[in-house]
RNA sequence: GCUCAACAUUAAGAGCUGGGCCAACGCCCACGCCAACCUGCCUUCCGGGGCAAGGUGGUUGCCAAGAGCGAUGUGGCCCGUCAGGGCAACCAAGCCGGCAGCU
Numbered sequence: 001g002c003u004c005a006a007c008a009u010u011a012a013g014a015g016c017u018g019g020g021c022c023a024a025c026g027c028c029c030a031c032g033c034c035a036a037c038c039u040g041c042c043u044u045c046c047g048g049g050g051c052a053a054g055g056u057g058g059u060u061g062c063c064a065a066g067a068g069c070g071a072u073g074u075g076g077c078c079c080g081u082c083a084g085g086g087c088a089a090c091c092a093a094g095c096c097g098g099c100a101g102c103u
Base pairs, nucleotide, nucleotide: 006074007073008072009071010070015031017030018029019028020027021026032059033058034057037055038054039053040051041050042049045098046097047096048095061069062068076087077086078085079084
């Protein structure tokens, strides 16, 4: 990088912005906005909840109307002898419950 599979979501939310490309449909970039899927943080651990910081994604899909199709997520970067090693993550949030330990 490609292919396959599993699980979760597809309820809600969010641009009458600027630019580029196209005959058109539409696509791309920037900025803004939305959203807790992964990482991180809020507490050492577990559960819940929270925070758009790191990584994605989305900014209103299609439909034979079947959770069907399609889509998105199941972190990132660096080094490597491929065993593994290392690095960053906010000025935000800074809460609730539980187990264990200590005093």
SAM-I/IV (S-adenosyl methionine) riboswitch aptamer from Polaromonas sp. CG9_12, 103 nucleotides, folded computationally. It matches the Rfam family "SAM-I/IV (S-adenosyl methionine) riboswitch aptamer". Clan: SAM clan. The same sequence occurs in records of 2 taxa.